[in-house]
Molecule: Bacterial RNase P class A
Organism: Pseudomonadota bacterium
RNA sequence: UGAGUCGGCCAGGCGAUCGCGGGCUGGCGGUGCGCGUCACCGUACAGUACGAGGAAAGUCCGGACUCCACAGGGUGCGGCGCCGGGUAACGCCCGGGCGGGGUGACUCGCGGAUAGGGCCACAGAGACAUACCGCCGAUGCCGCGUUGCGGCAGGUAAGGGUGAAAAGGUGGUGUAAGAGACCACCGGCGCAGCAGGUAACUGUUGCGGCCAGGUAACCCCCGCCGGGAGCAAGGCCAAGCAGAAGGGAAGGGCAGCGUCGUGCUGACCGGGAUGCGACCCGUGUCCUCCCGUUUAGGGCAACCUUCGGGUAGGCCGCUAGAGGUGAUGGGUGACCAUCAUCCGAGAUAGAUGAUCGCCACUUUUCCGCCGGCGAUUUGUGUCGGGGAAAAGCACAGAAUCCGGCUUAUCGGCUGACUCAGGCU
Numbered sequence: 001u002g003a004g005u006c007g008g009c010c011a012g013g014c015g016a017u018c019g020c021g022g023g024c025u026g027g028c029g030g031u032g033c034g035c036g037u038c039a040c041c042g043u044a045c046a047g048u049a050c051g052a053g054g055a056a057a058g059u060c061c062g063g064a065c066u067c068c069a070c071a072g073g074g075u076g077c078g079g080c081g082c083c084g085g086g087u088a089a090c091g092c093c094c095g096g097g098c099g100g101g102g103u104g105a106c107u108c109g110c111g112g113a114u115a116g117g118g119c120c121a122c123a124g125a126g127a128c129a130u131a132c133c134g135c136c137g138a139u140g141c142c143g144c145g146u147u148g149c150g151g152c153a154g155g156u157a158a159g160g161g162u163g164a165a166a167a168g169g170u171g172g173u174g175u176a177a178g179a180g181a182c183c184a185c186c187g188g189c190g191c192a193g194c195a196g197g198u199a200a201c202u203g204u205u206g207c208g209g210c211c212a213g214g215u216a217a218c219c220c221c222c223g224c225c226g227g228g229a230g231c232a233a234g235g236c237c238a239a240g241c242a243g244a245a246g247g248g249a250a251g252g253g254c255a256g257c258g259u260c261g262u263g264c265u266g267a268c269c270g271g272g273a274u275g276c277g278a279c280c281c282g283u284g285u286c287c288u289c290c291c292g293u294u295u296a297g298g299g300c301a302a303c304c305u306u307c308g309g310g311u312a313g314g315c316c317g318c319u320a321g322a323g324g325u326g327a328u329g330g331g332u333g334a335c336c337a338u339c340a341u342c343c344g345a346g347a348u349a350g351a352u353g354a355u356c357g358c359c360a361c362u363u364u365u366c367c368g369c370c371g372g373c374g375a376u377u378u379g380u381g382u383c384g385g386g387g388a389a390a391a392g393c394a395c396a397g398a399a400u401c402c403g404g405c406u407u408a409u410c411g412g413c414u415g416a417c418u419c420a421g422g423c424u
Stems, first nucleotide, its partner, number of pairs: 001420010012359007020051002023048004027043005033277003053395001057406002060404005065230004077226005082096005097110005111221002116219002118215003132160002134156003139153006168186006187211002189208008234316004243307005254266004269282004283301006323342008361392007369385005
């Protein structure tokens, strides 16, 4: 210098104007007719600080929290799966092991196929013990032109062919032909011992011809984990309508005014209401008795009070938490401990935005601006820098809260490492 591998971080900045959201302070208004330094509610007004993400997304895992259910055990169902560690927990993360890929940094995968069953497209005779071609036909049988030849029964897995995959490989012995049938070496598998390691596993020695594929994201086996529903969880207050219970009473003894008469006003009395008062109510109708400026009994309704459940609506849950940042210590690491410090959304059909200016970034175009290189036909090419203009500036968006994974994302910054080339 070029080509790569694995991480970490940012997610345009500043200013002005106009808005949106829930707080706080004040103002204004209401409850409520008056008063007050009370309370509550509302607010379109003013001020003030604050107001999305690395994924807020998919809702795929794991938890917290809430309600419901629940003696104990088993079966079933679902999920997970090398080993060790981290964690509240996980299917996540870290470290290690083995296998595949890469020259390498690095990366991808992971129980059991010797418990059993099922399945294996197309091709092929056959997809697990297969005979299509081929080889043989020693043995047995038949025929003939008979020390042989032909055919059949049959033997074979060496060679050919099919396929992603066809019964370990090479050489030999052996045989009619062959074959781990047998032998040597190599490879694999299993068992046993020894050594290392917490373990997965590795190394090594010996023994056994054990050498029969794949698939478990098909059933299954082994081990571990799991009760169900979810903030529309769940709790509190509660208008109206409907329901239930109670009241719905007693009194004419006063003063004034008016009328043929029933009456009206005020005080008193009783009931209601209030922080204190002002204030409000003592009504209407039907039946029976009675026949009065009159009175008694009963029913219904208005109205009032109370009660239970609870709709609309409101409030709580609701955001301070397995929390962030820094330092120190432990650990290879994930992570943990201690101390200090900070707290920055809580909407409810859903606020967190828009416009303008300047700057930054990216791309393209232009420049009789500068420098290097090449060339020299003095018009240009290429690289770097400078200036100007235009365009662009992602994915997306809280809704109970956390830990993960996955997916989307214009671009930029940065750390460690690998390979190749050059120079010293």